Predicted 3D model of a 139-nucleotide RNA (c-di-AMP riboswitch aptamer (ydaO/yuaA leader)) from Marinithermofilum abyssi.
Its mean pLDDT, the model's own confidence on a scale to 100, is 80.
The model forms 92% of the base pairs in the Rfam consensus.
The organism belongs to Marinithermofilum, within Bacteria.

RNA sequence: ACGAUUCAACCGCUGAAUCCGUAAGGAACGGGGGACCCGUUUUUUUGGGGUGAAUCCUGUAUUGCAACAUGCAGGUAGGGUGACCUCUCCGUAUACCCGAACCCGACAGCUAACCUCGUAAGCGUUGGAGAGGAGUGGU
Numbered sequence: 001a002c003g004a005u006u007c008a009a010c011c012g013c014u015g016a017a018u019c020c021g022u023a024a025g026g027a028a029c030g031g032g033g034g035a036c037c038c039g040u041u042u043u044u045u046u047g048g049g050g051u052g053a054a055u056c057c058u059g060u061a062u063u064g065c066a067a068c069a070u071g072c073a074g075g076u077a078g079g080g081u082g083a084c085c086u087c088u089c090c091g092u093a094u095a096c097c098c099g100a101a102c103c104c105g106a107c108a109g110c111u112a113a114c115c116u117c118g119u120a121a122g123c124g125u126u127g128g129a130g131a132g133g134a135g136u137g138g139u
Base pairs, nucleotide, nucleotide: 011124012123013122014121018027019026020025028119029118030117031116032115033114038109045106047107048104049103050102051101056075057074058073059072060071061070062069078098079097080096081095084133085132086131087130088129089128090127
């Protein structure tokens, strides 16, 4: 000097999941149930429904006549990030990641009043330069 790994703090990301309070609780954010009206008449084990971006498809392996199920691989509706805002310049025409899991228990359209629930969990992303502004921390 370079690279890798681990730990701590600050900061940041997904998410509703934050703040105040000694506590009890409160605020804030988010979810569910629930009238008239409106809508649907599409519910019947082919059960139905909810949170969530997380739906759908193809191939393959196992068993096997087949189907189903599961694993693996690829894709996909959809979602997130690349560290505040505006402008300019250089570069680029894109890069990376997710595309799960769980819950209700025969039952729920919307829905004012009203009722009720949650505030977890898991992580570590960056092309460069300049101007102005905003904000944060320290002294």